This is a predicted structure of an 86-nucleotide RNA (c-di-GMP-I riboswitch aptamer) from Pelosinus propionicus DSM 13327. Of the family's consensus pairs, 95% are formed in the model.
């Protein structure tokens, strides 16, 4: 120095839930709150999943399909990065 693996110290993030705001919804933002997380930092590139406003189809209410919406705390990929007993 690299890889594997992982203890300590100090710090970091923050699920469910609560109430506010935004959104058609899924979901998001900031606050409280901690289930967890060594990339639970960043990135929708591939797959998965959620939603279905608009659009399409069917005989109206309605039903089905559809992402251009969302999710990186679903899994890969890309990229950046802290410490270290062994």
């Nucleotide at each position: 120095u690299a890889c594997c693996a992982u203890a300590a110290u100090g710090g970091g993030c923050a699920a469910a839930c609560c109430a506010a705001c935004c959104u058609a919804a899924a979901g998001g933002u900031a606050g409280g709150g901690a289930c967890g997380c060594a990339a639970a930092g960043c990135u929708a590139u591939g797959g998965g999943u959620c939603u279905a406003a608009g659009g399409a189809u069917g005989u109206u209410a309605c039903a089905u399909c559809u992402a251009u919406g969302a999710u990186u705390g679903c899994c890969a990929g890309g990229u950046u990065g802290c410490a270290u007993c062994g």